[in-house]
Annotation: Predicted 3D model of a 71-nucleotide RNA (transfer RNA) from Rhodomonas salina. It matches the Rfam family "tRNA". By type it is a transfer RNA.
RNA sequence: GCGAAUAUAAAUUAAUGGUAGAUUUUUUACCUUCCAAGUAAAUAGUAUUGGUUCGAAUCCAAUUAUUCGCU
Numbered sequence: 001g002c003g004a005a006u007a008u009a010a011a012u013u014a015a016u017g018g019u020a021g022a023u024u025u026u027u028u029a030c031c032u033u034c035c036a037a038g039u040a041a042a043u044a045g046u047a048u049u050g051g052u053u054c055g056a057a058u059c060c061a062a063u064u065a066u067u068c069g070c071u
Stems, first nucleotide, its partner, number of pairs: 001070007010024004018054001026042005047063005
C1' cells in the first nucleotide's frame, strides 16, 4: 500500500426494513432477628458523519478503532 471481518447498556448477548429485548452488574422496595437466597420495580444502549426509504441496529458510501490475510 491492497483486501476481508467486526463495532448494540458498565459486562455478555439477541433482534425478517416496522414499539431495540434478555442475563449479570448497579439502585430502591418487599421478605428475613441479621446476612445470603428469592420476589417486584427503576436506571442505563445501536462507533461517527452522510445517503436511500413512508420508516434503518439492519441497506449503501466515507471516516474512526480493533483483528486477520497478501505484498